[in-house]
Context: one part of a larger RNA
């Protein structure tokens, strides 16, 4: 000097009280152990691994396993040697592929040749998702958006190292501000960015109409007033009062504003920890495969199932369910696409087809809500799994194993022991909506908006973390 302590003292975090929904019981979905298998391909493993890589395994992805094939090879440069590429048509095979027949003679030229593309030959090499994340880069995860973490000079100690970073306050902040052998820097903090929320302006289509004309409708005339859109600006700074502190810094209270004390959100993550995670995104050292540990192909498998674990989703129902009838959204996607709109079918969908690379058209009827009306509490008109049976649709192909429809079946489930999770306001619960992954498949995941709480006296206690002192047989 650190670490560590079931030492102290001070503060902080949904850490715990104080509320509100969950989780653990049930069925399904999904993920991992484990067992099984020919193969169930690898790979994360406390928080910080388990709806994670994987933003979508029927073939393909694919790496695994079986069975047929290939050896300069599925990919790259180099020599050589025939041949234009290319098409097409039979035979054999599960295809890969073998193999036979036929069209086809192309583009520069100095006429030697060349690009380009197939085929063969023979070596240099290709080629490995094979191993090592404890050889490595490069990214991320974490503790933690926690307030920290260094340095130059000085000064003090023989020195290790002290000091500044201590102390009074104060603040979300090593944030200020006093004070002090210390004065000063630098990475964090905090501003700067985006975005939401008030306003002025300039612009007025594809957006909006208040007043006039019109109309079945913002349909058309008109108009940019308001709503909106996107550009430049305004404003929030303890600026003002007033009180408290030391006459600081600040803090409490009030005006005044659409906003008040970091206005809400996100982005952004300091020195550095786990030899943390990734050789399978990518790179890459070494090692080690080379008629295979490379490479194509078919079909299987990654979707197995006595079980155990985590993550969701859907329930038990009357603050509900059903059945018919009204209403309000945002914010995103569309051309190998989004598909209005008729017309066929209960229905999933199908046929024809106006528009739109889109404030224009389209996905597109938001659902919860609200009206009215059944069941009258029951394993039910509460839940849907489960299994039958006839269809759709995508695709070369749904048997292994996709999603959707009807119409029958109608399981368990009566609020979940022990423990354990989120979450402080437009949040929690709850409701539906797009999007990315994609032929096709979403309960996941990213995001959007509707409805819209409760509680928070406190810090004594559990748990992480900060700073200060103390002890130590630890470093």
């Nucleotide at each position: 000097u650190g670490a560590c302590g079931g030492g102290g003292g001070c503060c902080c975090g949904c850490a715990c009280a104080a509320g509100c929904g969950g989780u653990g019981g049930a069925g399904u979905a999904u993920g991992u152990g484990g067992u099984u298998u020919a193969a169930u391909u690898c790979g994360a493993u406390g928080c910080a691994a388990c709806g994670c890589g994987a933003a979508g395994a029927a073939c393909c992805u694919u790496a695994c396993c079986a069975a047929g094939g290939c050896u300069u090879g599925a990919c790259a440069u180099g020599u050589c040697a025939c041949g234009a590429a290319u098409c097409c048509u039979g035979u054999a095979g599960a295809a890969a592929u073998a193999u036979a027949g036929g069209a086809g003679u192309g583009c520069c030229u100095u006429c030697g040749g060349g690009a380009g593309c197939g085929u063969g030959a023979a070596c240099a090499c290709a080629g490995g998702u094979g191993g090592u994340g404890c050889a490595u880069g490069g990214c991320u995860g974490u503790c933690g958006u926690c307030a920290g973490c260094u340095u130059g000079u000085g000064u003090c100690g023989u020195g290790a190292g002290a000091u500044g970073g201590u102390g009074g306050g104060u603040u979300a902040a090593g944030u200020c501000c006093c004070g002090c052998a210390a004065c000063g820097a630098g990475c964090g903090c905090a501003a700067c960015c985006c975005u939401c929320g008030u306003u002025u302006u300039u612009a007025g289509u594809u957006g909006c109409c208040a007043g006039c004309a019109u109309u079945a409708g913002g349909u058309u005339g008109g108009g940019c007033a308001c709503u909106u859109u996107a550009g430049a600006g305004a404003g929030a700074c303890u600026g003002c009062c007033g009180g408290u502190g030391a006459c600081a810094a600040a803090c409490c209270g009030g005006a005044g504003g659409a906003a008040g004390g970091u206005g809400g959100g996100g982005g952004a993550g300091g020195c550095g920890u786990c030899a943390a995670g990734u050789c399978a995104g990518c790179a890459u050292g070494c090692c080690c495969c080379u008629u295979a540990c490379g490479u194509c192909u078919u079909g299987g498998g990654c979707u197995a199932c006595a079980c155990a674990c985590g993550u969701a989703c859907u329930a038990c129902a009357a603050u509900g369910c059903u059945a018919c009838g009204g209403a309000c959204a945002a914010a995103g996607g569309g051309c190998a696409g989004c598909g209005a709109c008729a017309c066929a079918g209960c229905g999933a969908u199908g046929u024809g087809a106006u528009g739109c690379g889109a404030a224009u058209u389209u996905c597109g009827u938001a659902a919860a809500c609200c009206g009215u009306a059944g069941a009258u509490c029951a394993g039910u008109u509460c839940a849907g799994a489960u299994c039958g049976a006839a269809g759709g649709c995508u695709g070369c192909a749904a048997c292994u194993c996709g999603c959707c429809u009807u119409c029958g079946u109608g399981a368990a489930g009566g609020a979940g022991g022990a423990a354990u999770c989120g979450c402080u306001a437009g949040u929690a619960a709850u409701u539906g909506c797009a999007g990315g992954u994609c032929a096709g498949c979403a309960u996941a995941c990213u995001g959007c908006a509707g409805u819209g709480a409760a509680u928070u006296c406190g810090u004594u206690c559990c748990c992480g973390g900060g700073c200060c002192u103390u002890g130590u047989a630890c470093a």